[in-house]
RNA sequence: AAUCGAAAAGGGCAAACUUGCCGAAAGGUAAGGGCGCAAAGCUAAAGGGCCUGUAGGAACGACAUCUAUGGCAGCCAGCUACCGAA
Numbered sequence: 001a002a003u004c005g006a007a008a009a010g011g012g013c014a015a016a017c018u019u020g021c022c023g024a025a026a027g028g029u030a031a032g033g034g035c036g037c038a039a040a041g042c043u044a045a046a047g048g049g050c051c052u053g054u055a056g057g058a059a060c061g062a063c064a065u066c067u068a069u070g071g072c073a074g075c076c077a078g079c080u081a082c083c084g085a086a
Base pairs, nucleotide, nucleotide: 004084005083012037013036017032018031019030020029021028022027035074041079042078043077047076048075049072050071051070056066057065
């Protein structure tokens, strides 16, 4: 240095849910909360996948269809990184 991840040390993040605000929605944000995480740090047409469907298109009464310029990094992935047992 790389790989790796401990009954180590210092710690970090914060699911569901509740309340307020933003949003058409997905979802985001603040506070509480703690399921969990060795990257639950960053990256969103310049990797894949997933969610929503305002507007628009198509269609013709429907609880329906297409569509991202909207979103998800705690889905995979890429990049970066604390510590140092085996």
Molecule: c-di-GMP-I riboswitch aptamer
Organism: Bacillota bacterium